[in-house]
RNA sequence: GUCUCGGACGGCGGUAUGUCGUGAACCUGGUCAGGUUCGGAAGGAAGCAGCCAUAAGCGGCCUCUGCCGGGCGUCCGGGACCCG
Numbered sequence: 001g002u003c004u005c006g007g008a009c010g011g012c013g014g015u016a017u018g019u020c021g022u023g024a025a026c027c028u029g030g031u032c033a034g035g036u037u038c039g040g041a042a043g044g045a046a047g048c049a050g051c052c053a054u055a056a057g058c059g060g061c062c063u064c065u066g067c068c069g070g071g072c073g074u075c076c077g078g079g080a081c082c083c084g
Stems, first nucleotide, its partner, number of pairs: 001081010012069005018061005028053004036045003
């Protein structure tokens, strides 16, 4: 000097378990007007709609986190060969 292997950090790209949104007539949870129902009453029970939350799924984004990848950068270390 050339080649090669490994490591650290960084960069780039991808991705989800990251993040945001959406997301269930019943078949999820909570709260359950009305109505229903039990009761002599007081007061209970189940519970639709609505509202809230959420699962799978779907969609967005790589800011953070994790993972994966390379004809990328810097540094460190090992090996082979060549030259002086």
Predicted 3D model of an 84-nucleotide RNA (Bacterial small signal recognition particle RNA) from an Actinomycetota bacterium. The RNAcentral record of the sequence draws on ENA. Of the family's consensus pairs, 96% are formed in the model. The gene name in the source record is ffs. Its Rfam family is "Bacterial small signal recognition particle RNA". It is annotated as a non-coding RNA gene. The literature on the family includes a 2002 paper in Nucleic Acids Res by Regalia et al., "Prediction of signal recognition particle RNA genes".